[in-house]
RNA sequence: AAAGUGGAUCAAGCGAUCGCUCUUCGUGUUAGCGCGCGAAGGGAGGAAAGUCCGGACUCCAAAGGACAGGGUGGCCGUUAACGACGGCCUCGAGUGAUCGGGGGAAAGUACCACAGAAAACAUACCGCCGGCCGUUUACACGGCCGGUAAGGUUGAAAUGGCGAGGUAAGAGCUCACCGGUUCGCCAGCAAUGGUGAACGCAUGGCAAACCCCACCCGGAGCAAGGCCAAAUAGGAGGGUUGGGUGGUCCGCCCACAUCCCUCGGGUACGGUCGCUCGACCCCUCGAGCAAUCGAGGGGCAAGAUGAAUGAUCGCUGUGGCCCAGUUAUGAGCCAUGACAGAAUCCGGCUUACCGAUCCACUUUAGCC
RNA sequence: GGCGACGUGGUGAAGUGGUUCAACACGGAGGUCUGCAAAACCUCUAUUCACCGGUUCGAAUCCGGUCGUCGCCUCCA
Numbered sequence: 001a002a003a004g005u006g007g008a009u010c011a012a013g014c015g016a017u018c019g020c021u022c023u024u025c026g027u028g029u030u031a032g033c034g035c036g037c038g039a040a041g042g043g044a045g046g047a048a049a050g051u052c053c054g055g056a057c058u059c060c061a062a063a064g065g066a067c068a069g070g071g072u073g074g075c076c077g078u079u080a081a082c083g084a085c086g087g088c089c090u091c092g093a094g095u096g097a098u099c100g101g102g103g104g105a106a107a108g109u110a111c112c113a114c115a116g117a118a119a120a121c122a123u124a125c126c127g128c129c130g131g132c133c134g135u136u137u138a139c140a141c142g143g144c145c146g147g148u149a150a151g152g153u154u155g156a157a158a159u160g161g162c163g164a165g166g167u168a169a170g171a172g173c174u175c176a177c178c179g180g181u182u183c184g185c186c187a188g189c190a191a192u193g194g195u196g197a198a199c200g201c202a203u204g205g206c207a208a209a210c211c212c213c214a215c216c217c218g219g220a221g222c223a224a225g226g227c228c229a230a231a232u233a234g235g236a237g238g239g240u241u242g243g244g245u246g247g248u249c250c251g252c253c254c255a256c257a258u259c260c261c262u263c264g265g266g267u268a269c270g271g272u273c274g275c276u277c278g279a280c281c282c283c284u285c286g287a288g289c290a291a292u293c294g295a296g297g298g299g300c301a302a303g304a305u306g307a308a309u310g311a312u313c314g315c316u317g318u319g320g321c322c323c324a325g326u327u328a329u330g331a332g333c334c335a336u337g338a339c340a341g342a343a344u345c346c347g348g349c350u351u352a353c354c355g356a357u358c359c360a361c362u363u364u365a366g367c368c
Numbered sequence: 369g370g371c372g373a374c375g376u377g378g379u380g381a382a383g384u385g386g387u388u389c390a391a392c393a394c395g396g397a398g399g400u401c402u403g404c405a406a407a408a409c410c411u412c413u414a415u416u417c418a419c420c421g422g423u424u425c426g427a428a429u430c431c432g433g434u435c436g437u438c439g440c441c442u443c444c445a
Stems, first nucleotide, its partner, number of pairs: 001364010012316007020043010045339001049350002052348005057221004064250004069217005074088005089102005103212002108210002111205002125152002127148009160178002163175003179201001180199008225273004235263005241255004265444002268442001280299008317336005323330002369441007378394003386425001395413006418434005
């Protein structure tokens, strides 16, 4: 320098004017709620999104037992928790940085279309080989019986691979190497690795099919739920007693119409709490390979609800175009974008995205 | 805002891993019949199964993500 790999940050800055919204203070008005005016201060994101996981919170009982159902899946750790994250193990891809996959098919069941001889207790279509019989002088051909998985054909997949010996032809039939299974020893918390012995190898795929093993999960969701206000017919029908319980049974609690369901009725599309200080943010130090944890100091940063967070202008920065200039640079014009946008709050994941910057590493080539 | 369901020709709709062309009905086009039509009969027509990945030998079907459509959930007594 080129080509890559992994990660991090930003999503222009400052000021002025006019608005929107919230809070506080002052002031005017009102019986009061409130409303008006003025001042000060706050006012979207890295994903606020999808709602895919996990929690907090609230109600159902404080969330209990069994079954059903659902989820996760190498090992160890981190965490409030997780399907997230970190480290390690192993298999695969890549020259490499690095990236992707991950329980069990030797408990059982189901399935494996078409093709093919055969698709799961293996099997003999072609071929190869032996014996007998027939034809033939013979070679050879045909038939029958038997041996054989080396070779061919089919398929996504064919019962360890490869070489040598062996054999009538063959075959783990025997042997070496590689692979596999079981057992022991060593290292490691473990996944696993190394090594030795035994076994010629019985045991194809599929669990994002049922299932088995281990672990986890009660349900609903801020339109949860509490309080206040206004108004009405506290009306009608129903309830193996019913409801909480929204999978079923048990248990527990509540009620005997004051409870529940349906219809009907009323009032608005009301107010207020929940609501934003929280597993919060920033800096420093320490522990740890890391995720993360601990200590100290500092900070407060939207809280709307028919739903605010906008518009214009100026300067600086950045990018582009053009002109002058040897260059440095200077003047002018244009743009300042993409994805998007809070709605109870957090931790993740996933998806969308104009561009800019930085860090670490790899390969190749050149120079010192 | 929260929760749930669905997406297959022009329309409705079956198919829940396999053999082939993904049924079937309505529709559309052409033909037969008729003096002309209707009805009937025959033939044809069009489905990358919303889109993108994955599992599998094989996906409309199973798993994940994205997009779209539809439905339910306010207060009092």